[in-house]
Predicted 3D model of a 71-nucleotide RNA (transfer RNA) from Parasitella parasitica.
RNAcentral holds the sequence, with entries from ENA, GtRNAdb and Rfam.
Its Rfam family is "tRNA". By type it is a transfer RNA. Its Rfam clan is "tRNA clan". Rfam links the family to the GO term triplet codon-amino acid adaptor activity.
A source record names the gene tRNA-Gly-TCC-1-1.
The prediction has a mean pLDDT of 82.
RNA sequence: GCGUGCGUAGUUUAAUGGUAGAAUCUUCGCCUUCCAAGCGAAGGGCCGGGGUUCGAUUCCCCGCGCACGCA
Repeated sequence: GCGUGCGUAGUUUAAUGGUAGAAUCUUCGCCUUCCAAGCGAAGGGCCGGGGUUCGAUUCCCCGCGCACGCA
């Protein structure tokens, strides 16, 4: 330099056109003599920019980052 794949919550990951879920984490409450465990509630996210579409995390283009391959 060229090609392929992947970027979602602090972390690990679902959803693949129609309001983004879970686990874990943090905080609060319940329970307990206290702690832990358990139960409940709340907080927190689609890598950036453009395009297509009534509607984009999803499809297309460019860029950025990571991994792999070729040279």